[in-house]
Context: one part of a larger RNA
RNA sequence: UUGGGUUUAAAGGGUGCGUAGGCGGUCUGUUAAGUCAGCGGUGAAAUACCCCGGCUCAACCGGGGGGGUGCCGUUGAUGCUGGCGGACUGGGAUACGGAUGCUGUGGGAGGAAUGUGUGGUGUAGCGGUGAAAUGCAUAGAUAUCACACAGAACACCGAUUGCGAAGGCAUCUCACAAAUCCGGGAUCGACGCUGAUGCACGAAAGUGCGGGGAUCAAACAGGAUUAGAUACCCUGGUAGUCCGCACUGUAAACGAUGAUGACUAGCUGUUGGCGAUAGAAUGUCAGUGGCCAAGCGAAAGCGAUAAGUCAUCCACCUGGGGAGUACGGCCGCAAGGCUGAAACUC
Numbered sequence: 001u002u003g004g005g006u007u008u009a010a011a012g013g014g015u016g017c018g019u020a021g022g023c024g025g026u027c028u029g030u031u032a033a034g035u036c037a038g039c040g041g042u043g044a045a046a047u048a049c050c051c052c053g054g055c056u057c058a059a060c061c062g063g064g065g066g067g068g069u070g071c072c073g074u075u076g077a078u079g080c081u082g083g084c085g086g087a088c089u090g091g092g093a094u095a096c097g098g099a100u101g102c103u104g105u106g107g108g109a110g111g112a113a114u115g116u117g118u119g120g121u122g123u124a125g126c127g128g129u130g131a132a133a134u135g136c137a138u139a140g141a142u143a144u145c146a147c148a149c150a151g152a153a154c155a156c157c158g159a160u161u162g163c164g165a166a167g168g169c170a171u172c173u174c175a176c177a178a179a180u181c182c183g184g185g186a187u188c189g190a191c192g193c194u195g196a197u198g199c200a201c202g203a204a205a206g207u208g209c210g211g212g213g214a215u216c217a218a219a220c221a222g223g224a225u226u227a228g229a230u231a232c233c234c235u236g237g238u239a240g241u242c243c244g245c246a247c248u249g250u251a252a253a254c255g256a257u258g259a260u261g262a263c264u265a266g267c268u269g270u271u272g273g274c275g276a277u278a279g280a281a282u283g284u285c286a287g288u289g290g291c292c293a294a295g296c297g298a299a300a301g302c303g304a305u306a307a308g309u310c311a312u313c314c315a316c317c318u319g320g321g322g323a324g325u326a327c328g329g330c331c332g333c334a335a336g337g338c339u340g341a342a343a344c345u346c
Base pairs, nucleotide, nucleotide: 004317005316006315007300008299012314014201015200016199017198021194022193023192025088026087027086028085029084030083031082033081034080035077036076037075038074039073040072041071042070049065050064051063052062053061054060091191092188093187094186096183097182098181099180100179103177104176105175106174107173108172109171110154114150115149116148117147118146119145120144121143125136126135162169163168206247207246208245209244210243211242216240220236221235222234223233258313259312260311261310262309263308266291267290268289269288270287271286272285273284274283295302296301319346320345321344328339329338330337331336
């Protein structure tokens, strides 16, 4: 390379938008680039193949013949692909009406808990553990009552619930913004799908500057445990955890399952519409669960939310270790990230 694959064996990019490119609905006209057919030219010689001949044979040599993917030209064909023109409505989009949600951004408000402060009551313990000790407390702690302040998070509702492209999103409320679904089928008329490079978003931890600091808590200190205990347990405790701006760009970023479209028995929950409003039987569209037919799979299992049957496009894999390392390059303040080998070894 061919071929085969990517839930769990190696392998789906963290997610979206989108450039180039690839691919692309129905009818019709035209063109004839691709495609197909005929004819002509070319396709050197040697070699190779077939026939005949010359060296005693053969190798070797000589003569003759045939074939040749391809390329060029020309004349045609027009089913398919392409170009150009016209038309269509099913894909897609827009408008209108209705509905939905922990969707986003910014502001305002709330109660419980925790901690601290002040004051009151009150007296000897509190706290913690397997048991203890460190720690706190007669300078009045713990407990309890009142008031005040601070920061962070929002119990119950709460659910295989909902929303979002993913990361993710939950007290209440206001404003702004976006999205999705359904309905009738009004408007446009293939405007579509995918998407290398690129751009944007992207948990936690981490970084820079400025704030904030209640709780919890890497590091650290002490007390225990232990043969030891740089741990597990306990008492403290700083970064951090929170906010603003800027960076970082990674995760078991998982459904370990790329996106889009089509097709292939059913049964049973549930969310949002439409329909139906009693005739009790349901239906339908979009989501979200469970069990399964066919089929698939090495099996576990998947099974209209496919891992089934097909089509298009992208990404990725090719024995284990060495190694996501070295070197180089690019990015970053750094930490590090992205790209990414080989020797050697089994």

The prediction has a mean pLDDT of 87. Small-subunit ribosomal RNA, central domain from an uncultured bacterium, 346 nucleotides, folded computationally. The full RNA is in RNAcentral, with records from ENA, Greengenes and SILVA. Rfam family: Bacterial small subunit ribosomal RNA. Its family is annotated with structural constituent of ribosome and ribosome in the Gene Ontology.